[in-house]
RNA sequence: AUUAGAGUUUGAUCCUAGCUCAGGAUGAAUGCUGGCGGCGUGGAUGAGGCAUGCAAGUCGAAUGAAUUUAUAUUCAUGGCAGACGAGGUAGGAACACGUAGGUACGUACCCUAAAGUCAGGCAUAACCCGGCGAAAGUCGGAAUAAUACUUGAUGGUCCCUUCGGGGUAAAGAUUUAUCGCUUUAGGAACGGCCUGCGGGCUAUCAGCUUGUUGGUAAGGUAACGGCUUACCAAGGCUACGACGGCUAGGGGAGGUGAGAGCCUGACCCCCACCGAUGGAACUGCGACACGGUCCAUACUCCUACGGGAGGCUGCAGUCGAGAAUCUUCCGCAAUGGACGAAAGUCUGACGGAGCGACGCCGCGUGGUGGAUGAAGCCCUUAGGGGCGUAAACACCUUUUAUGAGGGAGGAAGUUUAUUGACGUUACCUCAUGAAUAAGGGGCUCCCAACUCUGUGCCAGCAGGAGCGGUAAUACAGAGGCCCCAAGCAUUAUCCGGAUUUACUGGGCGUAAAGGGUGCGUAGGCGGCUAUAUUAGUCAGGUGUUAAAUCUUCUCGGCUCAACCGGAAGGCCGCACUUGAAACGGUAUAGCUAGAAGGAGUGAGAGGUAAGCAGAACUCACGGUGUAGGGGUGAAAUCCGUUGAUAUCGUGGGGAAUACCAAAUGCGAAGGCAGCUUACUGGCACUUUCUUGACGCUGAGGCACGAAAGCGUGGGUAGCGAAUCGGAUUAGAUACCCGAGUAGUCCACGCCCUAAACGCUGUCUGUUGGCUAUGGGGAGUAUCGACCCUCUCUGUGGCGAAGUUAACACGUUAAACAGACCGCCUGGGUAGUACGAGCGCAAGCUUAAAACUCAAAGGAAUAGACGGGGGCUCGCACAAGCGGUGGAUCAUGUGGCUUAAUUCGUAGCUAAGCGAAGAACCUUACCAAGGCUAGAAACCAUACUGCACGCCCGGGGAAACUCGGGAAGCCUUCGAGGGUGUAUGGCAGGUGAUGCAUGGCCGUCGUCAGUUCGUGGCUUGAGCUGUUCCCUUAAGUGGGGAAACGAACGCAACCCUCGUUGUCUGUUAUAAGUGUCAGACGAGACUGCUCCCUCACGGGAGAGGAAGGUGAGGAUGACGCCAGGUCAGCAUGUCCCUUGAUGCCUUGGGCUGCACACGUGAUACAAUGGGUGGUACAACGGGACGCAAUAUCGUAAGAUGGAGCAAAUCCUAAUAAAACCAUCCUCAGUUCGGAUUGAGGGCUGCAACUCGCCCUCAUGAAGUCGGAAUCGCUAGUAAUCGCGGAUCAGCAACGCCGCGGUGAAUACGUUCCCGAGCCUUGUACUCACCGCCCGUCAAGUCAGGGGAGUCGGGAGUGCCCGAAGUCCCACCUAGCGUGGGCCGACGGUAAACUCGAUAACAAGGACUAAGUCGUAACAAGGCACGGCUAGCGGAAGCUGGUCGUGGAU
Repeated sequence: AUUAGAGUUUGAUCCUAGCUCAGGAUGAAUGCUGGCGGCGUGGAUGAGGCAUGCAAGUCGAAUGAAUUUAUAUUCAUGGCAGACGAGGUAGGAACACGUAGGUACGUACCCUAAAGUCAGGCAUAACCCGGCGAAAGUCGGAAUAAUACUUGAUGGUCCCUUCGGGGUAAAGAUUUAUCGCUUUAGGAACGGCCUGCGGGCUAUCAGCUUGUUGGUAAGGUAACGGCUUACCAAGGCUACGACGGCUAGGGGAGGUGAGAGCCUGACCCCCACCGAUGGAACUGCGACACGGUCCAUACUCCUACGGGAGGCUGCAGUCGAGAAUCUUCCGCAAUGGACGAAAGUCUGACGGAGCGACGCCGCGUGGUGGAUGAAGCCCUUAGGGGCGUAAACACCUUUUAUGAGGGAGGAAGUUUAUUGACGUUACCUCAUGAAUAAGGGGCUCCCAACUCUGUGCCAGCAGGAGCGGUAAUACAGAGGCCCCAAGCAUUAUCCGGAUUUACUGGGCGUAAAGGGUGCGUAGGCGGCUAUAUUAGUCAGGUGUUAAAUCUUCUCGGCUCAACCGGAAGGCCGCACUUGAAACGGUAUAGCUAGAAGGAGUGAGAGGUAAGCAGAACUCACGGUGUAGGGGUGAAAUCCGUUGAUAUCGUGGGGAAUACCAAAUGCGAAGGCAGCUUACUGGCACUUUCUUGACGCUGAGGCACGAAAGCGUGGGUAGCGAAUCGGAUUAGAUACCCGAGUAGUCCACGCCCUAAACGCUGUCUGUUGGCUAUGGGGAGUAUCGACCCUCUCUGUGGCGAAGUUAACACGUUAAACAGACCGCCUGGGUAGUACGAGCGCAAGCUUAAAACUCAAAGGAAUAGACGGGGGCUCGCACAAGCGGUGGAUCAUGUGGCUUAAUUCGUAGCUAAGCGAAGAACCUUACCAAGGCUAGAAACCAUACUGCACGCCCGGGGAAACUCGGGAAGCCUUCGAGGGUGUAUGGCAGGUGAUGCAUGGCCGUCGUCAGUUCGUGGCUUGAGCUGUUCCCUUAAGUGGGGAAACGAACGCAACCCUCGUUGUCUGUUAUAAGUGUCAGACGAGACUGCUCCCUCACGGGAGAGGAAGGUGAGGAUGACGCCAGGUCAGCAUGUCCCUUGAUGCCUUGGGCUGCACACGUGAUACAAUGGGUGGUACAACGGGACGCAAUAUCGUAAGAUGGAGCAAAUCCUAAUAAAACCAUCCUCAGUUCGGAUUGAGGGCUGCAACUCGCCCUCAUGAAGUCGGAAUCGCUAGUAAUCGCGGAUCAGCAACGCCGCGGUGAAUACGUUCCCGAGCCUUGUACUCACCGCCCGUCAAGUCAGGGGAGUCGGGAGUGCCCGAAGUCCCACCUAGCGUGGGCCGACGGUAAACUCGAUAACAAGGACUAAGUCGUAACAAGGCACGGCUAGCGGAAGCUGGUCGUGGAU
């Protein structure tokens, strides 16, 4: 000094795992925007090509000349410089770089010291003359100088030496003070060479190397050296990665990070390398030389076509390519460099300015006051709220900008003098005036910030999750808000988050991951004691780790900061040195606890080979015997009268070994099973005899390795891929059946893979137990044994601690530690392609990428589901009774039709439903005619004495419209109220959305369930409670139990009926009275007896009107179905409003009819029908009403009106069925009544479409109903009538009620349907109407193969052989000629490698609604899966073997 997380797999949870985001950074680019200043920074791509100018010269105090008045200028010789500086990063994986060392070396200029500097000589350039050439340039002749060149002398140095000696240097200039020159020694600084260590990827590159490795000799170099040559030897490197391929300048450092790391190598500094490309040398202290030379090549330019010239990767600038990167500026004033004695000259190094928000830093775009909270815009619950003191307005200030004035430092020379590019600069003062200056992104969550409008899975957004299908805070616009700010966003890239390669700091039973098993090489690791030593280790010291960068500072300079300067620290490394000796290493000497061996004993399906045995099967033959056998869910194919099956006998054959047998045993694994023999491996125990760490692990390697498969040769009974046939089926390349070939067996040789599994590598140590069993031993005991106890070693079960995401594991660890090996890093592509190795083949081993997805997964939880299991219930089945489905009619629905046949409802849970009343109305539909602030409502304003209205006339189907008339309101006389008219607000809508809603309802279901609080358990979802046992109609009650309580349901409370008491009494009754009505009570609680029971309760019984809920009703938990209803009502939003989707009216329609379905009525008859007679109810209704007596009519009904607002009167009649009597006698009838004709009645403005009723006549289908299907468990079904609502009337046979008569059956829970509880599996959760696999068809994309075609790269062999060094020869002795070695470029040949492209064929991925099937998930309907083989449109099927990751 220091470590932050979030979103996304699920119905939910925990875990694993990937993807994504928030941060920082950049030589950036792009979009929108843009005031100023300072400091930085700016060609990252094509090391592509370049016009133009400049970037390296200088010295007259070395020399010769020309010009010149002078000074000086120019040319040439000569000296020094040009090897620096500046630029770039192509190449190079290397002593290139970094760091630490070394020395066989060199060094012009500089410093110190010493010595010397003597005597000669030959030339040559410029210039002059002449020639060639377009030019570049060049040739010949003549002259000349030097600090140019050269000879000799000397010699302290150096070299050679036969030790006598021999050889080796210099340059002068000049005003006399210096500058030079030569030699030597030393220094400083720079360089050459060598070495250790360090830092890319790739093994789908495993072997590489001939000057190669070493030696000797020679050459060469400044110097060591195979540096080069000759000869000799055969070495050298490599798994600690040689060789090859790909990529790359290295470092100081920069970015990020808590750090360790990871990424990067712009600017600045150090080093290396390069200079159009390739090669080469010359000169020189230094080069194999960016602005020098030669050659070759490509390109460009000039040309008189003969020949020449050139190299911006210097500064500017230009073209090109690109997302993209600046001025053809000023100056040598400063710093630095070259030359010079110096003045000075040169300097695109450098100092500055310019351009670019490219980056960092600083400043500003104003401040104070100002509410009527202005206007405008937005929102609104319409009241108001927001932008907002914001603006306007008033006052103030002047940073910045602009103008004016002043004005530095940078300057130091050599004493003076002179000298500033920047620069009209910084800075200071004054003036004017708020004047010159704000945007970008975002607002669903991550993630700070929300509303309105538009749009309607469209247009669009998006980093991820995800938004958008009519109420979008997610699109677009607007207002508001949030963040940052001269910037803000986006894109690209890096680090971080990512403990997601885990050294710090991960894992491998089931998530990805233990090699199939062993033996063992290298390697890694290694018991106890002692001594010695010290390349590891630890400590101290020294050197180095350039500067800059980094950190710190009360340090300093620019007004601050950025920036710059100073000091201290750090740079974690390396080397040298001194010390320590615990650990590690090494050496030595010992030890026995590890390991191994010996001895004794023991168990075993351990292995190999041979032999033998019995059962079963099959075949052949023979006997007996006769019509079947076999097979299946059921069948058939098949076998059998030529005698099967069955049975007996004999013989042959091959394969496998029942019982024993077990959770057993053995083996390294695969695996191993009759018995015997032979050979043979391993193991355990006991003893503690021997050796003395000999050990553990184990990359490569070697060996073994189920089944299937392959080769050769045998063998073949049974079984049995393929195949054939029979079934099943929509099909059935399957499941089932009948046959059946390979194979299964043996020998030999291959293959080498499995769910080769304990999905758990090997070894060692430590850590509670209980229990079962195999093998061995000891002890006690016993006569001996069994039993018992202890112990070693195996094999299992349950479990402490601990571990685990959970499941689970738990001394046989998945605990705690150690050693070594193997393996993993999201899913798919894919264990695939390519390459390589192996194989006869099948194939195996090794093993990617493009592309694509945001998941894929593990464990557990709650549900749902199962052609899973268990328990239980229900008119669920069964047992019964009666129906429906057939007929006719009624009614509803579909369909069809129509101008309209209004709308809704749709399995159960629509269909005699909304509708408890469609002729008009209703009415919502259709046609036609009309109205427009409206038929009805409210408010405001104005007018009106007119109430609304009434009467008359015209048109009209009516609505409506036109015209005319009469009367005329209340009043407290102020107004007010009412009414009408007009105007303005507004009305109206059965128009849409029940998927925006309220309310109400249906359904599961009157099923027994659904939850909560506290506590407990679990990481958590969640569980417990509510499970279990007994019981109940019941989650009803009891017992037990980590639960204890509670709520909504159940039950009870309420109503009706049944028994009874008391009281009351209008109408009932003739009366008494109470069988009637009402109110208040009683009664039933398993209370009593017996049996079972822990209890609760159950069974039987008594009493009782009623008995175990007495019967019925009302009552419907949490929820489910986006169930139904916007047309009952209410209501959000949307839509229509003068040719209306509003309103009025007339007429029509909702009643339409080839047909189909639902619900009913009436029947088919004799348990009946007709006629006559005789009985017995209850619930109800009645004033716009029920209506008696009476009269008329065959009747419907009419006239009439007593009585009754009802226990009184009426409906109402005789209720009907029933009972009695009689006729009908089994038939389309005296059954049945449809249909039709005629005549009537009633209601109503009005019965045509389209009412009901009556009378007469007519007299259809129908003779008990196919498949199928419905209701009902007792006063029930069945059957009989009566009443009511709606309503003028009625299509009512419907519905809701009422009473009369009044049964049968339930063994039982196997099955169908539904429900409840527990449990199990699951890949389902939109929940099985689920999920999901593969072929085929269509489209898109990427990759691999591919006959070939094209291009790049690195080498190799051979050919050619420029320049040039070196070597040789020759001579005319030179800048000579000739030859040789090497040698670039080029050519040629074969192979390698990388890429582009390609007919074609194959696979992969993706794409709302294509085709075929149904493989998987439940026992997925044949359990699934691994390996292997065959087959098949496809999923797949079948055989062999293996696994459980299979239910029951």

A computed fold for a 1448-nucleotide RNA from a Candidatus Nomurabacteria bacterium, annotated as small-subunit ribosomal RNA. It matches the Rfam family "Bacterial small subunit ribosomal RNA". Gene Ontology terms of the family: ribosome and structural constituent of ribosome. The source organism's lineage runs through Bacteria, Bacteria candidate phyla and Candidatus Nomuraibacteriota. RNAcentral holds the sequence, with entries from ENA and SILVA.